[in-house]
RNA sequence: GUUUACCGCUAGGGGAGCCCGGACGAUGCCCGGGCUGAGAGGGCGCCGGCGGCGGCGUCGACCCUUUGCACCUGAUCUGGAGGAAUGCCAGCGGAGGAAAGCGGAUAACGCGAGUU
Numbered sequence: 001g002u003u004u005a006c007c008g009c010u011a012g013g014g015g016a017g018c019c020c021g022g023a024c025g026a027u028g029c030c031c032g033g034g035c036u037g038a039g040a041g042g043g044c045g046c047c048g049g050c051g052g053c054g055g056c057g058u059c060g061a062c063c064c065u066u067u068g069c070a071c072c073u074g075a076u077c078u079g080g081a082g083g084a085a086u087g088c089c090a091g092c093g094g095a096g097g098a099a100a101g102c103g104g105a106u107a108a109c110g111c112g113a114g115u116u
Stems, first nucleotide, its partner, number of pairs: 001109002006104005011065004017035006028050002042059007071097003077091004
């Protein structure tokens, strides 16, 4: 010096599904549990809707950032399971798309200098 596992900082990207039970509500939209997973919406606020809902903003957790296994699309897809169910598993998939810079440190390799 190059490159890399790793760590940090800043910036950015992203998802939050499938079930069971309880309670019985508008001054409300809650409480508990199970499955897979890193994560299954934790706090606050706003809007809409409505007999246990949906959306948005922001902060947080987590994952990912081109060496891209984050995630999105295809997809109301195809196949599988002595799964309760579901992107649960596999295929699709070498698919198309997708968000980066800096610093530290280290194995290895290379270069230079000094000493013996």
Molecule: TPP riboswitch aptamer (THI element)
Organism: Heliomicrobium modesticaldum